[in-house]
Context: one part of a larger RNA
RNA sequence: CGCAGGAAAUUUGACAGGAUCUAUCCCUAGUACGAGAGGACCGGGAUGGACGAACCUCUAGUGCGCCAGUUGUCGCGCCAGCGGCACGGCUGGGUAGCUACGUUCGGAAAGGAUAACCGCUGAAAGCAUCUAAGCGGGAAGCCCCCCUGGAGAUGAGAUUUCCCUGAAGACUCCUGGUAGACGACCAGGUUGAUAGGCAGGAAGUGUAAGCGUUGCGAAACGUUGAGCUGACCUGUACUAAUUAGUCGUUCGG
Numbered sequence: 001c002g003c004a005g006g007a008a009a010u011u012u013g014a015c016a017g018g019a020u021c022u023a024u025c026c027c028u029a030g031u032a033c034g035a036g037a038g039g040a041c042c043g044g045g046a047u048g049g050a051c052g053a054a055c056c057u058c059u060a061g062u063g064c065g066c067c068a069g070u071u072g073u074c075g076c077g078c079c080a081g082c083g084g085c086a087c088g089g090c091u092g093g094g095u096a097g098c099u100a101c102g103u104u105c106g107g108a109a110a111g112g113a114u115a116a117c118c119g120c121u122g123a124a125a126g127c128a129u130c131u132a133a134g135c136g137g138g139a140a141g142c143c144c145c146c147c148u149g150g151a152g153a154u155g156a157g158a159u160u161u162c163c164c165u166g167a168a169g170a171c172u173c174c175u176g177g178u179a180g181a182c183g184a185c186c187a188g189g190u191u192g193a194u195a196g197g198c199a200g201g202a203a204g205u206g207u208a209a210g211c212g213u214u215g216c217g218a219a220a221c222g223u224u225g226a227g228c229u230g231a232c233c234u235g236u237a238c239u240a241a242u243u244a245g246u247c248g249u250u251c252g253g
Stems, first nucleotide, its partner, number of pairs: 001152001005163007015149004021049007033038001051106005059100004066093005071086006111143002117137004164252001169247004173189005194240003197236005203229003210223005
């Protein structure tokens, strides 16, 4: 821009893509079959492998703005306590998130038309014949079924509702993230929990500083599961989403 008024929402599905795997064991049944050795079809069930998707409860990894320990050195006048640098200085852990080595799920079942093949009826050809007319069965294959995209499918579809008092609605702008290179998308913008802050909680670290007691001292013990804490959860308008502007018309060639 188009889809002959504008808009919001819900959809149909032309078409396209994905998936389609497989093993072992048990029951039926040591049955049918077979002299025996051996050993089923059909049907039912269980457990795996590989592959794929989603997710983070568990396990595990990472987690460079979390916590602790610690070496050297410099600084804060000194002690104490901290900070900088040294690969994130090194080391031990670790929330959210992201992940797999983790968890859950998937291939199914059903239907249709068929291949080879197996048949029924049956003439040409008084017989025979699955075929010539006609009618069945039959595969991990084909179509459908399942999952995803999908009306620029210009063949531009359908339904519901709203609006025509610059309307319905949308955008600009702003706060943000379940989104993201940017647009876009999504959640919000005071009739508000969108982000920050604050409060409580979860979770992590592992008993802060100061003071006291004991010890010559390094330290230990008590106060104390203390102190600190990013992303998590809940709440709370304290701060910031202010005010406003723009587009879009008047019933539709």
Molecule: large-subunit ribosomal RNA, domain VI
Organism: Acidobacteriota bacterium